[in-house]
Molecule: transfer RNA
Organism: Fundulus diaphanus
RNA sequence: GUAAAUAUAGUUUAAUUAAAACGUUAGAUUGUGAUUCUAAAAAAAGAGGUUAAAAUCCUCUUAUUCACC
Numbered sequence: 001g002u003a004a005a006u007a008u009a010g011u012u013u014a015a016u017u018a019a020a021a022c023g024u025u026a027g028a029u030u031g032u033g034a035u036u037c038u039a040a041a042a043a044a045a046g047a048g049g050u051u052a053a054a055a056u057c058c059u060c061u062u063a064u065u066c067a068c069c
Stems, first nucleotide, its partner, number of pairs: 001068002004065004010022004024040005045061005
């Protein structure tokens, strides 16, 4: 340089609804802690386009991975 794939909560995954597990925070329980229970916060890599409607389709950029040269 060419071609391809991936990017979603802090992490790992899902998908008609943005959901779940672990994690974080607060409360309850406990002599303290752990465990357990309840609740809360927390996310679409960025931009543009198509569409009545886009996490999802298209294009470009960014980052990562792999192959070829």